[in-house]
C1' cells in the first nucleotide's frame, strides 16, 4: 500500500515560538493579522487494543461439599501503557430506495474519507 471489522449526533484549549493559510479531493459554505498551517509545553476528552478491578454465568482442576484456583464469556468501573482525538454532525453535498405538509425537508443504504483493531 491493500483487504476485513467495529465507529464517526455525544466529549475536550491554554501558552510560546513562528507568519498565511486551513476545513482530506472537487463545489459550497465557513475558520483566520482579535493571528491559519507547523514545531514545542503544558493540560484535557474518549475508552479501540493492553492492563487493571468488581458482580454475573460456563468449563476444568482441587475439595472437608462450605468453597478456593484457573480458563472463557457478558456487565460495569479505572485510565497506567499504545494510539487517537479537543470550531462547525465525517461542517454540508453525490447516487439509490422510501416517506411527508413537495423551490424544500427527513429516513435508510451505497460511494468517499477518518480512527481503532487485526491479516496479507
Nucleotide at each position: 500500500u491493500a483487504c476485513u471489522u467495529a465507529u464517526c449526533a455525544a466529549g475536550a484549549a491554554a501558552g510560546g515560538c513562528a507568519g498565511a493559510g486551513g476545513g482530506a479531493c472537487u463545489g459550497g459554505c465557513c475558520c483566520g493579522a482579535u493571528g491559519a498551517a507547523g514545531c514545542c509545553u503544558u493540560g484535557g476528552c474518549a475508552a479501540c487494543c493492553u492492563g487493571u478491578u468488581u458482580u454475573g454465568c460456563a468449563a476444568u482442576c482441587g475439595u472437608u461439599u462450605g468453597c478456593a484456583a484457573u480458563u472463557g464469556u457478558a456487565a460495569a468501573g479505572c485510565a497506567a501503557g499504545g494510539u487517537g482525538c479537543c470550531a462547525a454532525u465525517u461542517c454540508c453535498a453525490u447516487c439509490a430506495c422510501g416517506c411527508u405538509a413537495u423551490a424544500a425537508g427527513c429516513g435508510u443504504g451505497a460511494c468517499a474519507g477518518a480512527u481503532a483493531a487485526g491479516u496479507c
Background: This is a predicted structure of a 120-nucleotide RNA (SAM riboswitch aptamer (S box leader)) from a Chitinophagaceae bacterium. Rfam family: SAM riboswitch aptamer (S box leader). Rfam's curators write: The SAM riboswitch is found upstream of a number of genes which code for proteins involved in methionine or cysteine biosynthesis in Gram-positive bacteria. The sequence was found by an Rfam model in a public genome assembly.